About this RNA:
Two RNAs folded together computationally: RNase P RNA and transfer RNA, 450 nucleotides in total.

């Protein structure tokens, strides 16, 4: 010194003007003073949960999720740890990771043949005919049959490799080894690994394909909900009031529970104010407990609340980055670096609308810690 | 706040149970005409991006970008 893995943190400062918004204080008012005043993502709104209403959520079916295992948590598709499986030479990364011997489907092209395996080519047996030859047999060409060892196709060829065998071969049979059932034994909460025995010799893939199995899920959202004020004009047509119309309940049925009014038209009126509204699974520190994620307990801090929607814009100065240009130092053969001045141009993404827990994605630059690798000096 | 739908050559669409991405007009080039036009012949170009499952993905999953709609 170079390539690389992971994790974290900032995301401009100070100073004045002007300017906006909530709240306080003064003022008869215009009005004025004074505090506070976006983010790691406030963002997609993708999960999950608080609240609020609806039977303080019942039962079935249907749909929807979610898929190693232990643990964290309010809660979850987060997240820690760990098992398996892949990839990397490593630090480390990935994984919708349950079931294909419950069932159903599907596997294009190529290839004889693609899940009931299957004879193109080859390999072997018998054989008819034809040619060569004195025979003995060989050649060649059709039939009839064995054969999954060899070629060849494919993403995928129905265990490997060796060897007995045998006309030629085949787990026919045998040794190893790779899977698979099933049992025992030790380890670990487990998922799972280690080892030994036994068996039939071998059961492709795909479930982000339908299904199967386990466990989860009741709906609606702050425009939820309330509360007050203040305005108006009613008409008609249906159904219906225990023979129960409508609602609760947004797919269905059961079941509860409200129930006198409920739909459709046509005319009318209002679209104000407050409360829910920020103190909540909160921050920050110490300290225990636990690999951790995260818990327990102590001290401590105030931190935004609009409603057409406030948090912005200017200059000087410092920081940072990039460009051009100038000088002088120090390194270098050089090319160029690194210091140091002017002038100029930029400083991202993006902004709360009830609140949290995540995930997911954008982000101009700067920083920090920890590991691994390759070289080179000591 | 909530829901629903869709993206395929320039432009409108098509694509079976996942199996070679096509059709039409437009563009271009060439012949055909005294030139244009119509015609004939050829060509050109595509699945919104990234990831992932599959032997293979417009089709399945997932995350983003975009566009329409529809309820309070």
């Nucleotide at each position: 010194u170079g390539a690389g893995u992971c994790g974290g943190c900032c995301g401009g400062a100070c100073g004045g003007u002007c300017g906006c918004g909530u709240c306080a204080g003064c003022g008869c008012a215009a009005g004025c003073u004074g505090c506070c005043g976006a983010g790691g993502a406030a963002c997609g709104u993708c999960c999950g949960g608080g609240c609020u209403c609806c039977a303080c959520a019942g039962g079935g079916c249907a749909g929807g999720g979610u898929g190693g295992u232990c643990g964290g948590u309010a809660a979850c598709a987060c997240c820690g740890a760990c098992c398996c499986g892949g990839g990397g030479u490593g630090a480390c990364c990935c994984g919708c990771g349950g079931g294909a011997a419950a069932g159903u489907g599907c596997c294009a092209c190529a290839g004889a043949a693609a899940a009931c395996a299957g004879a193109c080519c080859g390999c072997c047996g018998g054989u008819a005919c034809g040619c060569c030859g004195a025979a003995a047999g060989g050649c060649g060409c059709g039939c009839c049959g064995g054969u999954a060892a060899g070629g060849g196709u494919g993403a995928a060829a129905a265990g490997g490799u060796g060897g007995u065998g045998u006309a030629a071969g085949a787990g026919a049979c045998c040794a190893c080894c790779a899977g698979c059932g099933g049992g025992c034994u030790g380890g670990g909460u487990g998922a799972c690994c280690a080892g030994c025995c036994c068996g039939g010799c071998u059961u492709g893939g795909c479930a982000a394909a339908c299904c199967c199995c386990a466990c989860c899920c009741g709906g609606a959202g702050c425009a939820a909900g309330g509360u007050c004020a203040g305005a108006c004009a009613g008409g008609a047509a249906g159904c219906g009031u225990u023979c129960g119309a409508g609602g609760g309940c947004g797919g269905c049925c059961c079941g509860c529970c409200c129930g006198a009014g409920c739909u459709u038209c046509c005319g009318g009126g209002u679209a104000g104010a407050c409360c829910g509204c920020u103190a909540g699974a909160g921050g920050u520190c110490g300290u225990c407990g636990g690999c951790a994620a995260c818990g327990g307990c102590g001290a401590u801090c105030g931190u935004a609340g609009a409603u057409g929607g406030a948090u912005g814009a200017c200059c000087g100065u410092c920081a940072c980055c990039g460009g051009c240009c100038g000088c002088u130092g120090c390194c270098g053969c050089a090319a160029g670096g690194c210091a140091u001045g002017g002038c100029c141009g930029g400083c991202a993404c993006a902004g709360a609308a009830c609140c949290c827990g995540g995930c997911g994605u954008a982000c101009a630059g700067g920083u920090c810690g920890a590991c691994u690798u390759a070289u080179c000096c000591g | 706040u909530c829901g629903g739908g869709g993206g395929u050559g320039g432009u409108g669409u098509a694509a079976u149970u996942g199996g070679c991405a096509a059709c039409a007009c437009a563009g271009c080039u060439g012949g055909u005409u005294c030139u244009g036009g119509u015609c004939c012949a050829g060509u050109c170009g595509u699945u919104g991006g990234g990831g992932g499952u599959u032997c293979g993905a417009g089709u399945c999953c997932u995350c983003c970008c975009c566009c329409c709609c529809g309820a309070g």
Source information: Rfam match: Bacterial RNase P class A. By type it is a ribozyme. The prediction has a mean pLDDT of 78.